[in-house]
RNA sequence: AGGCCUAUAACUCAGCGGUUUAGAGUGUACGCCUGAUAAGCGUAAAGUCAGUGGUUCAAGUCCACUUAGGCCUA
Numbered sequence: 001a002g003g004c005c006u007a008u009a010a011c012u013c014a015g016c017g018g019u020u021u022a023g024a025g026u027g028u029a030c031g032c033c034u035g036a037u038a039a040g041c042g043u044a045a046a047g048u049c050a051g052u053g054g055u056u057c058a059a060g061u062c063c064a065c066u067u068a069g070g071c072c073u074a
Stems, first nucleotide, its partner, number of pairs: 001073007010026004018057001028044005050066005
């Protein structure tokens, strides 16, 4: 320099253009249980869906560019 892939909660990830109003597990906080912990059960919080623009009646989802990370070629 060229090509490809990835970016969604603190972490690991799901999410056919519309129908839940963005979800799961782990973790965190609180409560129940216990003599007390652990385990178990319940509840809750936590997201500008990397950024900008575009297509569309409608974008986390499609397109372009930028940024960051990874892989390959030279």